């Protein structure tokens, strides 16, 4: 220093421009004498900063992080 990959809730892990799915955990709450089972509900401004666009997780650019490869 060049190339290429990956960044999404504590952990895992979907998204083909149109209000971010599901797991597991964690919180509340029915259920039971208590626990566990099961059942409902909450829990993400998606690395960070511009840009296109009616509308960005997605397109573009720049940087950050981390893995690979070259030298």
């Nucleotide at each position: 220093u060049g190339g290429g990959a990956u960044g999404u809730a504590g952990c895992c892990a979907a998204a083909u421009g149109g209000u971010a799915a599901g797991g597991c955990a964690g919180g509340g709450g029915a259920c039971u004498u208590u626990g566990a089972c099961u059942c409902c509900c909450c829990c993400a401004u998606c690395g960070c900063a511009g840009g296109u666009u009616c509308g960005a997780u997605u397109c573009c650019u720049g940087c950050c992080a981390u893995c690979c490869c070259a030298g």